[in-house]
RNA sequence: UGCGGAGUGGAGGAGUGGCUACCUCGCUGGCCUCAUAAGCCAGAGAUCACGGGUUCGAGUCCCGUCUCCGCUA
Numbered sequence: 001u002g003c004g005g006a007g008u009g010g011a012g013g014a015g016u017g018g019c020u021a022c023c024u025c026g027c028u029g030g031c032c033u034c035a036u037a038a039g040c041c042a043g044a045g046a047u048c049a050c051g052g053g054u055u056c057g058a059g060u061c062c063c064g065u066c067u068c069c070g071c072u073a
């Protein structure tokens, strides 16, 4: 310099253009226990990297930018 991939709750990972964005762990509260852990129940937590575009409708498609990873010179 060019090419490819990735960016989604605190962490990890899903998510055919169409409901209120799902799962596991973690966190908070409750139940249980003498107590802790385990187990059970409930809850909080996401401007889907940023800015535009297409569409009746975008996490998803298109364009640009940023960051990270790999390849290339």
Base pairs, nucleotide, nucleotide: 002071003070004069005068006067007066010025011024012023013022018056027043028042029041030040031039049065050064051063052062053061
Predicted 3D model of a 73-nucleotide RNA (transfer RNA) from a Chloroflexota bacterium. It matches the Rfam family "tRNA". About the family: Transfer RNA (tRNA) molecules are approximately 80 nucleotides in length. Its mean pLDDT, the model's own confidence on a scale to 100, is 82. The sequence is in RNAcentral, with records from ENA.